[in-house]
């Protein structure tokens, strides 16, 4: 140099144009002597970053960054 994949709560990921979810952690309560499990409620997201399409974008496009493969 060239092609391809990933980027989304603290972690691991669903989400296929129309409110951003889930599972674990986290806090609060309830259970216990006490903790563990267990149950309930609860907070936490600039969706990797700039334009663009569209009434409307995480989701199409488009250039950039990051990281992983894979050719030279």
């Nucleotide at each position: 140099g060239a092609g391809g994949g990933u980027a989304a709560g603290g972690c691991u990921c669903a989400g296929u144009g129309g409110c951003a979810g889930a599972g674990c952690a986290c806090a609060u309560g309830c259970u216990u002597a006490c903790c563990a499990u267990g149950c309930a409620u609860g907070g936490g997201g600039u969706c990797c970053u700039g334009g663009g399409u569209u009434c409307a974008a995480u989701c199409c496009c488009u250039a950039g960054u990051a990281c992983c493969u894979c050719c030279a």